[in-house]
RNA sequence: AGAGUUUGAUCCUGGCUCAGGACGAACGCUGGCGGCGUGCCUAACACAUGCAAGUCGAACGGAACUGUUUUGAAAGAUUUCUUCGGAAUGAAUUUGAUUUAGUUUAGUGGCGGACGGGUGAGUAACGCGUGAGUAACCUGCCUUCAAGAGGGGGAUAACAUUCUGAAAAGAAUGCUAAUACCGCAUGACAUAUCGGAAUCACAUGAUUUUGAUAUCAAAGAUUUUAUCGCUUGAAGAUGGACUCGCGUCCGAUUAGUUAGUUGGUGAGGUAACGGCUCACCAAGACCGCGAUCGGUAGCCGGACUGAGAGGUUGAACGGCCACAUUGGGACUGAGACACGGCCCAGACUCCUACGGGAGGCAGCAGUGGGGGAUAUUGCGCAAUGGGGGCAACCCUGACGCAGCAACGCCGCGUGAAGGAUGAAGGUUUUCGGAUUGUAAACUUCUUUUAUUAAGGACGAAAAAUGACGGUACUUAAUGAAUAAGCUCCGGCUAACUACGUGCCAGCAGCCGCGGUAAUACGUAGGGAGCAAGCGUUGUCCGGAUUUACUGGGUGUAAAGGGUGCGUAGGCGGCUUUGCAAGUCAGAUGUGAAAUCUAUGGGCUCAACCCAUAAACUGCAUUUGAAACUGUAGAGCUUGAGUGAAGUAGAGGCAGGCGGAAUUCCCUGUGUAGCGGUGAAAUGCGUAGAUAUUAGGAGGAACACCAGUGGCGAAGGCGGCUUUCUGGACGACAACUGACGCUGAGGCGCGAAAGUGUGGGGAGCAAACAGGAUUAGAUACCCUGGUAGUCCACACCGUAAACGAUGGAUACUAGGUGUAGGAGGUAUCGACCCCUUCUGUGCCGCAGUUAACACAAUAAGUAUCCCACCUGGGGAGUACGACCGCAAGGUUGAAACUCAAAGGAAUUGACGGGGGCCCGCACAAGCAGUGGAGUAUGUGGUUUAAUUCGAAGCAACGCGAAGAACCUUACCUGGGCUUGACAUCCCUGGAAUCGAGUAGAGAUACUUGAGUGCCUUCGGGAAUCAGGUGACAGGUGGUGCAUGGUUGUCGUCAGCUCGUGUCGUGAGAUGUUGGGUUAAGUCCCGCAACGAGCGCAACCCCUAUUGUCAGUUGCCAUCAUUAAGUUGGGCACUCUGGCGAGACUGCCGGUGACAAAUCGGAGGAAGGUGGGGACGACGUCAAAUCAUCAUGCCCCUUAUGCCCAGGGCUACACACGUACUACAAUGGCCGAUAACAAAGUGCAGCGAAACCGUGAGGUGGAGCGAAUCACAAAACUCGGUCUCAGUUCAGAUUGCAGGCUGCAACUCGCCUGCAUGAAGUUGGAAUUGCUAGUAAUCGCGGAUCAGAAUGCCGCGGUGAAUACGUUCCCGGGCCUUGUACACACCGCCCGUCACACCAUGAGAGUCGAUAACACCCGAAGCCUGUGAGCUAACCUAUUAGGAGGCAGCAGUCGAAGGUGGGGUUGAUGAUUGGGGUGAAGUCGUAACAAGGUA
Repeated sequence: AGAGUUUGAUCCUGGCUCAGGACGAACGCUGGCGGCGUGCCUAACACAUGCAAGUCGAACGGAACUGUUUUGAAAGAUUUCUUCGGAAUGAAUUUGAUUUAGUUUAGUGGCGGACGGGUGAGUAACGCGUGAGUAACCUGCCUUCAAGAGGGGGAUAACAUUCUGAAAAGAAUGCUAAUACCGCAUGACAUAUCGGAAUCACAUGAUUUUGAUAUCAAAGAUUUUAUCGCUUGAAGAUGGACUCGCGUCCGAUUAGUUAGUUGGUGAGGUAACGGCUCACCAAGACCGCGAUCGGUAGCCGGACUGAGAGGUUGAACGGCCACAUUGGGACUGAGACACGGCCCAGACUCCUACGGGAGGCAGCAGUGGGGGAUAUUGCGCAAUGGGGGCAACCCUGACGCAGCAACGCCGCGUGAAGGAUGAAGGUUUUCGGAUUGUAAACUUCUUUUAUUAAGGACGAAAAAUGACGGUACUUAAUGAAUAAGCUCCGGCUAACUACGUGCCAGCAGCCGCGGUAAUACGUAGGGAGCAAGCGUUGUCCGGAUUUACUGGGUGUAAAGGGUGCGUAGGCGGCUUUGCAAGUCAGAUGUGAAAUCUAUGGGCUCAACCCAUAAACUGCAUUUGAAACUGUAGAGCUUGAGUGAAGUAGAGGCAGGCGGAAUUCCCUGUGUAGCGGUGAAAUGCGUAGAUAUUAGGAGGAACACCAGUGGCGAAGGCGGCUUUCUGGACGACAACUGACGCUGAGGCGCGAAAGUGUGGGGAGCAAACAGGAUUAGAUACCCUGGUAGUCCACACCGUAAACGAUGGAUACUAGGUGUAGGAGGUAUCGACCCCUUCUGUGCCGCAGUUAACACAAUAAGUAUCCCACCUGGGGAGUACGACCGCAAGGUUGAAACUCAAAGGAAUUGACGGGGGCCCGCACAAGCAGUGGAGUAUGUGGUUUAAUUCGAAGCAACGCGAAGAACCUUACCUGGGCUUGACAUCCCUGGAAUCGAGUAGAGAUACUUGAGUGCCUUCGGGAAUCAGGUGACAGGUGGUGCAUGGUUGUCGUCAGCUCGUGUCGUGAGAUGUUGGGUUAAGUCCCGCAACGAGCGCAACCCCUAUUGUCAGUUGCCAUCAUUAAGUUGGGCACUCUGGCGAGACUGCCGGUGACAAAUCGGAGGAAGGUGGGGACGACGUCAAAUCAUCAUGCCCCUUAUGCCCAGGGCUACACACGUACUACAAUGGCCGAUAACAAAGUGCAGCGAAACCGUGAGGUGGAGCGAAUCACAAAACUCGGUCUCAGUUCAGAUUGCAGGCUGCAACUCGCCUGCAUGAAGUUGGAAUUGCUAGUAAUCGCGGAUCAGAAUGCCGCGGUGAAUACGUUCCCGGGCCUUGUACACACCGCCCGUCACACCAUGAGAGUCGAUAACACCCGAAGCCUGUGAGCUAACCUAUUAGGAGGCAGCAGUCGAAGGUGGGGUUGAUGAUUGGGGUGAAGUCGUAACAAGGUA
């Protein structure tokens, strides 16, 4: 950095798609290790269980326990004494009271539960960001400073007793303490009020100072001399509160909103300002610079991407905000309207004895649920931090760690070196090989990782204290040992083969692959890429300059408003002065940290972390500059306007007038038609039309002039004339002095059609009717004809309202018309000429443009303003709103669907486009075909089979130059299986020639003759038989896998290339043009110059002739004969070699002095003399796999091979090609030695002669052929027939024969006799032929045993016609249009029918939601009341007061209820159009003049 995709190709426009990066990801396959991070994006869904906020006994009274002091009681071990009865001793134990010390602690009290942690529901807001302000504020703990702490009082939990309750909990009575509570004293630099003074300021004011009055403090604890507390005040710090500037998503199909609303006065309330609240007063406030409403959303530092500008995003980390089951509320407090506090209401869950209670994981784990998807009910307070405490210490799911997860980033490994017989195996193959591949094996080495063993931290600060952790790390040992996958391989995009499949299965990001040879599906081998990952999906940015600020456009691709006036807004001439808002420069503050960047450093590196710097492009303050913009002032005249005198004009409005024409009425003349069309008909007309004459009526439009002429903003405006009126232009330079340009909304004007009311109505003419046309014809054509067209008034507001080109200003070569002016020159004029202004055209340079084109009237160069565009379809549709009487208009989507849609130009092809030209193409002629019979081929049908192919021309007497068997490929039946045929191997036998039996034959069996050649003696060659397997074989498939061959356009004149030039390019030029030709044949011209394949010529036959040669040919002369038979001869004919000849060469006309053409001469032949061979680039997937060859597929005791018989020959019918006829230009009979050419002949042609009516037979001369044979007919002459189904025609059939052949039944040919069908010249239609041609007559040959009316050749006789190119068909060249390119057999439109999809309407139905009105009114604050209750204080006493509480009432007030509307979603019988679908139906609207532009 680009690439693919619209086309046959091109350039452009334009969308779609891809390659890159990123992720809190998910899914598929796979998975070795470590470090650092990250981990419910969905249900702000519901939660079991445990933990997450406590602490202080140095505030307090108790309680419990332990020890201690003192002292009782009980029982009593042991020991001593003993009179044995007992006495003494009294350990351990139990239990009281008491002193004191300690531990633990429910409660009172203090501090903290407002931090920390979570989440993003709400919020479009001063919520957040940024910068200011508070002279309008608060601040516990902390720091500093100043001052102080005197003396009293009354209660109350705990506790005890009683009671209620299932529980939770509560009540009553009684006792008690405090750093709990309450008076009193003291008190100001505090507060309040009233004064004085000074200073300052920003409006209310602030600060300092001073005077008076009033008001208000305190608490102790501990150990024993120091701390920690307590009270008041001032200041700081920290944290908060409020206000303001600027910024902060989408929708106008949301345009008006607002009653505490905006402001004022007063009061209340608050820490504080404030409609924050209330009373009264005023009527304001916000809004196109987007109010209100609706939708969406936590905001930022940052993150991702990008060259940047931008775009997207807001996980983790950090700052702010909001929330804590939903809604409301306050209490406490320095701080809350409070996540783990309280009250109430709702929903839900749990307990219950049914009376009542309890709860809130969006804390950490964890569970269910939802979901594509996200972890452990872990360890520890060791570190960091927080709360409490004097402290020890306690608490801390904050935090530090560990666990799980490839979720991400980073690092490491899965071994290294050598190793060729290039092993085996795999894959492939042209069978040779190639590849996997130094890869493996093998040899040598290493040990990161893993395993085992040993040692073993830092993190901890003066000491103690380590969850992590026996972890990181280090050392040693063993041993290649423990460790590679995923995707892709048609192009984009790196990487190719085989097999399978056969539009199936499938792939696919786009283009697109797959219908039998798939590098695109699946598998395998190989390869490419990345790698512990790899792919897919999703999302964002990029590419996309595809919303364009940087950085786009609007004539034809999407896009200029139909046009003007004008508001807001934007922009704006020259000179000068001030200011300093924009602008520029400097300074200051801020722009948190983290991130990014640079440098340096720390973990072995990196990721990661640390430090420093830079940066944070911003905002604010301040100082300065004054060119430009702005602003204020002064001036100017060129922009703009005014003035006075002129000019042209279909400019507008209203009135009047005019003639021509159409129609109608009346009148005259006049008679049978008129009218209309491609042709007709409907229609009019004998009741007198049309035509013609005269008169009249009425409406509409104004011929000629008339002009790419004029005027107007556009729409538009056309007879003449009058009134009123708008604008333009030129010249003058008097006046104003920037007054200008554009113009969102707004207001006017606005063709035609249409609408309303009232007129009018001649012609024309939607609808309608009739007639035609047509398959149909609701059309085109014709005859009629109503709205309408006209007028007045009022609507509508649209057009291809177009120059498809918005307006204004300035600048940038020319040339030539035209309209209106002005000036100059010329002796005054008129012309002419020159200069200039305004309008309107054409050509053209530069420049622009994708091209076409534009080009001073720009689409050029610039500035300003407005409007509009962003793929095609859906759709200018739906819904909504506004306008309209309606028709409808304006505004204007989405779902869904496609990979295109489109512009300009190019080459072709095509046209019921044009021009030129050619051809037996038509025309002019001749003869036919189509009708008949027959032959032959085809279709169809039939059949066991009727083998197969050929299919418009260019299949059909074609393959087939010849089916009785064979051929033969088909059918039936009988047989064979290495095979009928080839090669190789083994065994045996020579080969070969007979005979017999069975059978339809193939075949089987039996049998005879025969034993060869070479030899190194092993055997070999040839051949036959048998066996084995490789293989043979296939007229089986595919001509759409092919080669080769062929047909056709077409013997048409075309098809191309090199170099150059032009074009961005496809391409063009050359090859077009003017002539000419059969011809791209030739000449001339020309940005072309040359060349190639074709044309022509060269080749063959033929027409004339010379020469050479002279047998088998010939015979003039001589001789001879029946006869060129023979002698002789080679002159002639002829034969066949070599030559000559014809070239527009010569003459004349035309032409351009050319090419050429016309005529002529000469010549056998004259303008390629006639004929043939010869077929350019290409087209038709043309034909042929059945001539042959051949890839692939298929069959292998059969789809191969052999045999017999049958079939290819069928027959209701249809078509093609021929033959024979229909007769007198003829048939028949007879005569005439009538006259050819070209061929063929030995398994052959076969003469003479003889036999037969004949086919033919007998015969066998001659001839391998210029020698012999096959071997002519029409013609001519004479006769007959006399127009008939015949003396025409010969089909069909019968009988009798002949020939070929193993064999003529299916199924051959010929002959004779007999029979004697259709047919009397052929409908529509159609074929051939232009001269030795058509027509007609016979002859030969190939194939072949036999079997032509076919085919290929040969000669005989021998015409007619061509004015000409309008038309039909085909072709060539130029040009034009095109929406065609598979190319008109093209493309393509709409209804209907069917299926599917999304969507609109719809009686309605069901939700959601924000407001509004009313009702009810919890908790609670506030207000009032408080007759009930009441410790502290006062008075001073049966009590009262101050104060307080309960209770009650009221305002407000959540949820709830009712109601009518709004917005929005889902759904709904039915219905509307839309889209998409395989070859459905009907027509043919569009593209060519698309057949009616």
Small-subunit ribosomal RNA from a metagenome, 1493 nucleotides, folded computationally. Model confidence (mean pLDDT): 84 of 100.